A computed fold for a 1207-nucleotide part of an RNA from a Bacilli bacterium, annotated as large-subunit ribosomal RNA, half B. NCBI's taxonomy places the organism under Bacteria, Bacillati, Bacillota, Bacilli.

Context: one part of a larger RNA
RNA sequence: CUGUUGUUAAGGAACUCUGCAAAAUUGCUUCGUAAGUUAGCAAGAAGAAGCGCUCAACGCAAGUUGAGUCGCAGUGAAGAGGCCCAAGUAACUGUUUAUCAAAAACACAGCUUUAUGCUAAGUCGCAAGACGAUGUAUAUGAGGUGAUGCCUGCCCAGUGCUGGAAGGUUAAAUUGAGAGGUUAGUCGCAAGACAAAGCUUUGAUGUGAAGCCCCAGUGAACGGCGGCCGUAACUAUAACGGUCCUAAGGUAGCGAAAUUCCUUGUCGGGUAAGUUCCGACGCGCAUGAAUGGUAUAAUAAUUUGGGCGCUGUCUCGACAGCAGACUCGGUGAAAUCAAAAUGACCUGUGAAGAUGCAGGUUACCCGCGACUAGACGGAAAGACCCCAUGGAGCUUUACUGUAGCUUAAUAUUGAUUAAUUUUGAACUUUGUACAGAAUAGGUGGGACGCUUUGAAGCCGGGACGUCAGUUUCGGUGGAGCGGUCGUUGGGAUACCACUCUAAGUUUUGGAUUGAUCUAACUCGACUCCUUACCGGAGCGAAGACAGUGUUAGGUGGGCAGUUUGACUGGGGCGGUCGCCUCCCAAAGAGUAACGGAGGCGCCCCAAGCUAUCCUCAGCACGGUUGGAAAUCGUGCUUUGAGUGCAAAGGCAUAAGGAUGGUUAACUGUGAGUCUUACAAGACGAGCAGAUACGAAAGUAGGGCUUAGUGAUCUGGCGGUGCCGUGUGGAAGGGCCGUCACUUAACGGAUAAAAGCUACCCUGGGGAUAACAGGCUGAUUGCGUCCAAGAGUUCACAUCGACGACGCAGUUUGGCACCUCGAUGUCGGCUCAUCACAUCCUGGAGCGGAAGUACGUUCCAAGGGUUUGGCUGUUCGCCAAUUAAAGUGGUACGCGAGCUGGGUUCAAAACGUCGUGAGACAGUUUGGUCCCUAUCUGUCGUGGGCGAAAGAAGUUUGAGGGAACCCGUUCCUAGUACGAGAGGACCGGAAUGGACGCAGCUCUGGUGCACCAGUUGUCCUGCCAAGGGCAUGGCUGGGUAGCUACCUGCGGAAGAGAUAAACGCUGAAAGCAUAUAAGCGUGAAGCUCGUCCCAAGAUGAGACUUCUCAUUCGUAAGAAGUAAGAUCCCUCUAAUGUUAAGAGGUUGAUAGGUUAGAGAUGUAAGUGUAGCGAUACAUUCAGUCGACUAAUACUAAUAGAUCGAGGA
Repeated sequence: CUGUUGUUAAGGAACUCUGCAAAAUUGCUUCGUAAGUUAGCAAGAAGAAGCGCUCAACGCAAGUUGAGUCGCAGUGAAGAGGCCCAAGUAACUGUUUAUCAAAAACACAGCUUUAUGCUAAGUCGCAAGACGAUGUAUAUGAGGUGAUGCCUGCCCAGUGCUGGAAGGUUAAAUUGAGAGGUUAGUCGCAAGACAAAGCUUUGAUGUGAAGCCCCAGUGAACGGCGGCCGUAACUAUAACGGUCCUAAGGUAGCGAAAUUCCUUGUCGGGUAAGUUCCGACGCGCAUGAAUGGUAUAAUAAUUUGGGCGCUGUCUCGACAGCAGACUCGGUGAAAUCAAAAUGACCUGUGAAGAUGCAGGUUACCCGCGACUAGACGGAAAGACCCCAUGGAGCUUUACUGUAGCUUAAUAUUGAUUAAUUUUGAACUUUGUACAGAAUAGGUGGGACGCUUUGAAGCCGGGACGUCAGUUUCGGUGGAGCGGUCGUUGGGAUACCACUCUAAGUUUUGGAUUGAUCUAACUCGACUCCUUACCGGAGCGAAGACAGUGUUAGGUGGGCAGUUUGACUGGGGCGGUCGCCUCCCAAAGAGUAACGGAGGCGCCCCAAGCUAUCCUCAGCACGGUUGGAAAUCGUGCUUUGAGUGCAAAGGCAUAAGGAUGGUUAACUGUGAGUCUUACAAGACGAGCAGAUACGAAAGUAGGGCUUAGUGAUCUGGCGGUGCCGUGUGGAAGGGCCGUCACUUAACGGAUAAAAGCUACCCUGGGGAUAACAGGCUGAUUGCGUCCAAGAGUUCACAUCGACGACGCAGUUUGGCACCUCGAUGUCGGCUCAUCACAUCCUGGAGCGGAAGUACGUUCCAAGGGUUUGGCUGUUCGCCAAUUAAAGUGGUACGCGAGCUGGGUUCAAAACGUCGUGAGACAGUUUGGUCCCUAUCUGUCGUGGGCGAAAGAAGUUUGAGGGAACCCGUUCCUAGUACGAGAGGACCGGAAUGGACGCAGCUCUGGUGCACCAGUUGUCCUGCCAAGGGCAUGGCUGGGUAGCUACCUGCGGAAGAGAUAAACGCUGAAAGCAUAUAAGCGUGAAGCUCGUCCCAAGAUGAGACUUCUCAUUCGUAAGAAGUAAGAUCCCUCUAAUGUUAAGAGGUUGAUAGGUUAGAGAUGUAAGUGUAGCGAUACAUUCAGUCGACUAAUACUAAUAGAUCGAGGA
């Protein structure tokens, strides 16, 4: 020193994030017990009293009562709740992150929604099968909420879910109009054209379910629940009104809250003081009703605030025991380690913070014990951040799939019937413009047709209908009726044939729906046979459904695979991404930035070509309406106009403005160049063909020029002299022309792609952020200059606008230079150290300085610079003090020194955002802080050698360190000053606070081999007396020592030189001037003075005393000795070991003994009194560690070793 344990004066939470930790309470009996309440609780509430031993009475006993008795203390030791008040949350008992979170999270009973009728829903499984359940809606599954009380508002527009089925859309399948290919054949001189059947390719239309669209319902489904303006007779506010929007605009409650940013809201309470807490208010950033709202007794290792008790948490520490540490003996790891001969420190330098470099300064060599400031210490290829065409987990209305579910077709798959529908066939009907006998379908034939196989007419019924009639059936009837003609008309009727529209009947086939059947298929807990199982027969149910296979549509984060850009003064958010013009760009070209300005993603059949003409804009003057500006004239000006569109460069010879004619806005090429990584891009004479204009020369392959854009693949269209899988064709392809990309992330990854990660992982990066350092110094702080103004007057006592110039490196920043194979981050504690731009104290000048007080400036860094309340806070506010409560640096000093409240992992909640996973410099509760010190450094303490012989002492002091503070009261003096109120300088005295040094006489603490009391138990055979153990068992005292709360002392005086400042003499400069020469005064500051260390002060100093000249050896050297010292031994007020100090028989060093001091408090034994506990006497007794003295009784015996001969 660390750990642990015990005690602690006075105070009693002042400590601190927080009473963390500790202390305290504790047993039993009796009394007593509040609010609240779900009447159970709360409750052991709280609070109070008693408790030993002896005797007596009563009682069976437990025990009760009484009388005594001892102690500081009687549950005498041990074990054994601290309590109260208030709030949040969760009702409760329970459960949870084995190993950082025990909670407010989970669960829960209760409530509710929804599904499910039994082969139940649901779950697992390919299936068989199993669970559900040997259960049956009072059951089971799923979701939500979370006891209980009072309640649970509005919205169905969106998304889900449920229901609906008229319409739209829609797959496979089915239907198969049409078209293509081929070619027997026909035609053709040929080329070739047309083309049946068959085969083949294609496929219009129709039929065709669910789903989606659509229509409703549904909130204890996912969810949501407004804005603006005005208005009342003070003001304020708005019951009221207006208006816009919505699916609806938040009701009851609660509310600065686990939700409130602003915010420490405002008011009240509590406190001396309250960012917390409680009660209110309500501007609710961003409360709110089963994602439940609100209230709530009880409960809680829950969170928060307050109080009582209690205490070493603290003021402020102290002492002691034990275990380590230390020394000796034994045994004996680890991380780490480029090499180290790691002496350093300061300033600088430097990849920007040096043991190692530079320059200085300092330092004899080597240990041991300690401490951690540094070695960007050790440990872990940073978890934060960024990056990777890295990974994984999760989400979803990302993309693409998929299990499952669902719907349809088809197979397994049969029969009957009805209705509907459809195709074909047969039959029967149907048909009104006007005109016209009148209901004329069309065309053709047609002059006759029908009729006893029953005409006209009549009666009754049916159908159609334009309401006029047509037609049909039955009956009656018993012989005629119709046409041709005529009229009308586009068309003429009888009759026959074919046929159209619409309808009907029958029938064949198909489809749909319904019903029925039974034989497939399926089922049975029934019966029989067989029987391990399987199976068979019957009976029953069901039934062509279901189930299963295949195909197809829908649904499908249930599951899977993936994607989710880059640039970027870190990343994200924002912006941008291709092309054109200018500046930057540094007079060739080119040239970057998230530099500064603008444009493009077209347009034009003329705005192209050609030939020929013309000159613009502006200003002045003149001129009808007429103006600034219309058209006209004259002049001036010389490109300022115009150019389709941005800018630049051009253009008056016009490229500008017109007119005529036109299509060169051509085809095939192309010498040669520019540009350029490539791919692209750009210019282009000439030749051939054909053309426009021009008399011609000529010009013309678009536009004054530079933007107006997109590779490849894939596909479409047109052309074609190419290929054509035995041949001929065809299909398909090639070539030429052309079209389809905001492939705009514009050299274009795919036809097709979003997010979260704090549950995260890997690889990398100081190529790149957060901390710190560095550079910079915008910002910040401080200063200077100028002086408008304020200051009654007056710029400068004081303040100072608009501006200008600096310094510093404390703020916020900028940069991204060391560090990402790790430089731990806020605040507090502890310990500091430096600067001075000084808070106090000291010395001065000026003042708008009367005094006191104060303002400002100068000098000055010696010392000092408080305690609390709130908050994690730094800061700040507040309370009370003070001479003062300084500003900054030191990795925002200090985590290998502590803490861990905040921030910043994993859990959880609220508000808000997000569909969601999740997120939030928003809030809230909880949440592992490792390291034995090698080197430097620092503090101690030794050894060696040196110091020119060897020793023992005494010293000097170069140098270094420590210390350095201030108040109050009184006197001078109620004086100077002042109208008064008030009230000094200078000088002197006393007394304090904080700090420091020393000490233990006093006051206290502790005091584990001191004394006493006492409980339980065991032992010494028992009594008595003792001993052991129980924290030294507990309790009361306490010597020495060590200590503070105790006691004493200190800072000074004085000297010297100075700072600011003030002066003397005094010139330059006949004056003036403190200065130039010279001489003074002047501060807590400087040097001394005070205290401590100090000659390794290698610069090793000085003085005194002691020892002396031996032996061997040529010498070098060696040996034995001297003075002296050590080993060894006894010890200590000295101590880790060492060292230091006292001694060693010529001795008081230690122990013992004796005596004393001092502590405790009257021993044992005996006697007496008492029934006894016990008391009294002997007895201020007995006992006693460390203290004082005396005394050799014991032990320091005996011995050994080292140590000069003087360069």